[in-house]
RNA sequence: UGCUCAUCAAGACCGGCUGAGGGACAGGCCCUUUGAAGCCGGGGCAACCUGCGGGAUCGAACCCGUCACGGUGCCAACUCCCGCGGGGACGCGCGUCGCGCGAUCCGCCGAGAGAUGAGUG
Numbered sequence: 001u002g003c004u005c006a007u008c009a010a011g012a013c014c015g016g017c018u019g020a021g022g023g024a025c026a027g028g029c030c031c032u033u034u035g036a037a038g039c040c041g042g043g044g045c046a047a048c049c050u051g052c053g054g055g056a057u058c059g060a061a062c063c064c065g066u067c068a069c070g071g072u073g074c075c076a077a078c079u080c081c082c083g084c085g086g087g088g089a090c091g092c093g094c095g096u097c098g099c100g101c102g103a104u105c106c107g108c109c110g111a112g113a114g115a116u117g118a119g120u121g
Stems, first nucleotide, its partner, number of pairs: 001121008013042005021031003025083001027081002043075004048071002051066005079113001084110003087106003090102005
């Protein structure tokens, strides 16, 4: 760094240094000198891999449970909302039981993009 698969509505901070940005990107909307991002010390959350136990199977894949030592990740807001497509609501117009339009709304559906883990190149 590419690809594949899985998950993304929950959860989780206190100090020191430093000094203006940060929330991936665009548009919004937020956080932030009552201290952003970063670095350091300590703490915590989670359960993807690993460990352990069981189920499943010809064997695997897979499923359930458990530990939280190890590998990791994370500790504002649903991945903060959203972008593309669909559906619904509402409004308007045409028309006749349907169609079209909308710079409005929907914690509705799917995808894309992103993040994390594992495998693989």
Predicted 3D model of a 121-nucleotide RNA (SAM riboswitch aptamer (S box leader)) from Dokdonella sp.
The sequence was found by an Rfam model in a public genome assembly.
Rfam family: SAM riboswitch aptamer (S box leader). Its family is annotated with regulation of gene expression in the Gene Ontology.